[in-house]
Context: one part of a larger RNA
RNA sequence: CUGGGUGUAAAGGGAGCGUAGGCGGGAUUGCAAGUUGAAUGUCAAAUCUACGGGCUUAACCCGUAGCCGCGUUCAAAACUGCAGUUCUUGAGUGAAGUAGAGGCAGGCGGAAUUCCUAGUGUAGCGGUGAAAUGCGUAAAUAUUAGGAGGAACACCAGUGGCGAAGGCGGCCUGCUGGGCUUUAACUGACGCUGAGGCUCGAAAGCGUGGGUAGCAAACAGGAUUAGAUACCCUGGUAGUCCACGCUGUAAACGAUGAUUACUAGGUGUGGGGGGACUGACCCCUUCCGUGCCGGAGUUAACACAAUAAGUAAUCCACCUGGGGAGUACGACCGCAAGGUUGAAACUC
Numbered sequence: 001c002u003g004g005g006u007g008u009a010a011a012g013g014g015a016g017c018g019u020a021g022g023c024g025g026g027a028u029u030g031c032a033a034g035u036u037g038a039a040u041g042u043c044a045a046a047u048c049u050a051c052g053g054g055c056u057u058a059a060c061c062c063g064u065a066g067c068c069g070c071g072u073u074c075a076a077a078a079c080u081g082c083a084g085u086u087c088u089u090g091a092g093u094g095a096a097g098u099a100g101a102g103g104c105a106g107g108c109g110g111a112a113u114u115c116c117u118a119g120u121g122u123a124g125c126g127g128u129g130a131a132a133u134g135c136g137u138a139a140a141u142a143u144u145a146g147g148a149g150g151a152a153c154a155c156c157a158g159u160g161g162c163g164a165a166g167g168c169g170g171c172c173u174g175c176u177g178g179g180c181u182u183u184a185a186c187u188g189a190c191g192c193u194g195a196g197g198c199u200c201g202a203a204a205g206c207g208u209g210g211g212u213a214g215c216a217a218a219c220a221g222g223a224u225u226a227g228a229u230a231c232c233c234u235g236g237u238a239g240u241c242c243a244c245g246c247u248g249u250a251a252a253c254g255a256u257g258a259u260u261a262c263u264a265g266g267u268g269u270g271g272g273g274g275g276a277c278u279g280a281c282c283c284c285u286u287c288c289g290u291g292c293c294g295g296a297g298u299u300a301a302c303a304c305a306a307u308a309a310g311u312a313a314u315c316c317a318c319c320u321g322g323g324g325a326g327u328a329c330g331a332c333c334g335c336a337a338g339g340u341u342g343a344a345a346c347u348c
Base pairs, nucleotide, nucleotide: 003320004319005318006317007302008301012316014200015199016198017197021193022192023191025087026086027085028084029083030082031081033080034079035076036075037074038073039072040071041070042069048066049065050064051063052062053061054060090190091187092186093185094183095182096181097180098179102176103175104174105173106172107171108170109153114148115147116146117145118144119143120142124135125134161168162167205246206245207244208243209242210241214240215239219235220234221233222232257315258314259313260312261311262310265293266292267291268290269289270288271287272286273285274284275283297304298303321348322347323346330341331340332339333338
């Protein structure tokens, strides 16, 4: 390389957009590059392969044919390709509706914690398995009233919704992306995938400047213990929050790449359409999403099963025994932390 694979055994890129490339719907005309057929030239000899023959056999030797290729000419036109014409079902646009924590910005609200001020009130509070550290007669805890500030939005809330993924949840306003349904007016294959590339990308972390109520790495103290650099308790700084910039990783998981088609059913639920009905309901039907159960089939089993891990097709990514090792070296990226790419010796 071929082959076989990638839910859990090694293996799906974190996600999207998209370049080259690969692949690509129906009809028709032409060309003849691929393709197919015929003819012909060449493929030195030897070797090699097949068959036949000669040395008693074999090695060896001889003969005949082949040597899969390449060139030229003629022909065919089904398939691929190229060029032209055309179609509407793929794709897109338009029109009419519609659901939503999709995104960004601004404003507003109530509950709670903490702190401050004042009142009432008095000796405890707090915490634990039990305690102690801690707080409190300079009046705490409790309670009432007022104020400050930051962060998060109980109930609704749902294997509910939206988003490509990460993710998104109080209310209102503005700007804005996408989806779904119906229609069939328009374009007429405009499509799928996508090496490189570009963009997005939780948390933690980093830079500059703000902010800091609660929580809380580090740290300090009290316990526990043989010890206790822990688990428990009292404190507590980075951080958590905001703005701008960086980092680019996660069990970034459905551990399941994207797209298309086909292949029994049953039952929930979210969003539309149609029918029937006196009727918003119930019922029948249809499209899109999201769950459960289950037949065929698949699977090593578990399980998956129209949201496939079934049956097929196209394109990309990745795997090839364990350790060494996601390490070393080099390169690229980064302020750094580190990231990406990624071996070998040796060993079992």
Small-subunit ribosomal RNA, central domain from an uncultured bacterium, 348 nucleotides, folded computationally. The coordinates come from a structure-prediction model, not an experiment, and the mean pLDDT is 87. RNAcentral holds the full RNA, with entries from ENA and SILVA.